[in-house]
RNA sequence: GCAGAGUAGGGUCUUGCGCGUAAAGUGCCGGGUGGACAGGGAGUUGUCAUCCGGACGAAGAGCCCGGGGAGUGCCUUCCCUGAGCCCGCGGUGCCGGAUCCGCAUCCCGCUGC
Numbered sequence: 001g002c003a004g005a006g007u008a009g010g011g012u013c014u015u016g017c018g019c020g021u022a023a024a025g026u027g028c029c030g031g032g033u034g035g036a037c038a039g040g041g042a043g044u045u046g047u048c049a050u051c052c053g054g055a056c057g058a059a060g061a062g063c064c065c066g067g068g069g070a071g072u073g074c075c076u077u078c079c080c081u082g083a084g085c086c087c088g089c090g091g092u093g094c095c096g097g098a099u100c101c102g103c104a105u106c107c108c109g110c111u112g113c
Base pairs, nucleotide, nucleotide: 001113002112003111004110009101010100011099012098013097014096016094017093018092019090020089021088028054029053030052031051032050033049034048035047039108040107041106042105060087062085063084065082066081067080068079069078070077
């Protein structure tokens, strides 16, 4: 001098267990605070977490057991409501798995030539 390895983290798919479906969450915009970024040092307008504000915005259905109310002569009918089960739905959360990407950048180091 040339080539290369490796992190935190992130994307996608997915097992399991949850949350929401009475709309939180996710995603988007603005701002505050904090963290991390390969073995060492520095480190962004990038990244992650959290908080505040703003705009937008959704998929429910079935079964079953109760509670309340109304009507009726009765069987029963209608309305409201709570729990459970089940199938869905959500750019849904967490743990695990698979796979891909992966120091913005700078200096030094490591491996091979």